[in-house]
Record summary:
A computed fold for a 100-nucleotide RNA from an Acidimicrobiia bacterium, annotated as Bacterial small signal recognition particle RNA. Its Rfam family is "Bacterial small signal recognition particle RNA". Rfam's curators write: The signal recognition particle (SRP) is a universally conserved ribonucleoprotein involved in the co-translational targeting of proteins to membranes. On this family, see Rosenblad et al., Nucleic Acids Res 2003: "SRPDB: Signal Recognition Particle Database". It is annotated as a non-coding RNA gene. The coordinates come from a structure-prediction model, not an experiment, and the mean pLDDT is 76.
RNA sequence: GGUCGGGUCCUGCGCGGCGGAGCACCGUGAACCGGGUCAGGUCCGGAAGGAAGCAGCCCUCAGCGGAGCGCUCCGGGUGCCGCAGGAGUGCCUGGCCCGA
Numbered sequence: 001g002g003u004c005g006g007g008u009c010c011u012g013c014g015c016g017g018c019g020g021a022g023c024a025c026c027g028u029g030a031a032c033c034g035g036g037u038c039a040g041g042u043c044c045g046g047a048a049g050g051a052a053g054c055a056g057c058c059c060u061c062a063g064c065g066g067a068g069c070g071c072u073c074c075g076g077g078u079g080c081c082g083c084a085g086g087a088g089u090g091c092c093u094g095g096c097c098c099g100a
Stems, first nucleotide, its partner, number of pairs: 001097008009086006015079002018075006025066004034059004042051003
């Protein structure tokens, strides 16, 4: 000096990770204005029975809290991750050849 690459640059796709939101899980959760069961008591009835129904208990809506695994979505100056395409004048780097 030549040649063949790779990286740096751009775009797209994908993977992992971070953050947020939602679903799912657990807990809590209605003095009355949710549900069920309704002691006591009340009411109807001559009686048998029946009715409504407070407290309590159970379940639960909205809401609140918890856990950090799971699923979904969104986002990025997330990653010396992968693939493909593009740009390439510049920088870095590897192989081969030639010459001084």
The sequence was found by an Rfam model in a public genome assembly. The model forms 93% of the base pairs in the Rfam consensus. Lineage of the source: Bacteria > Bacillati > Actinomycetota > Acidimicrobiia.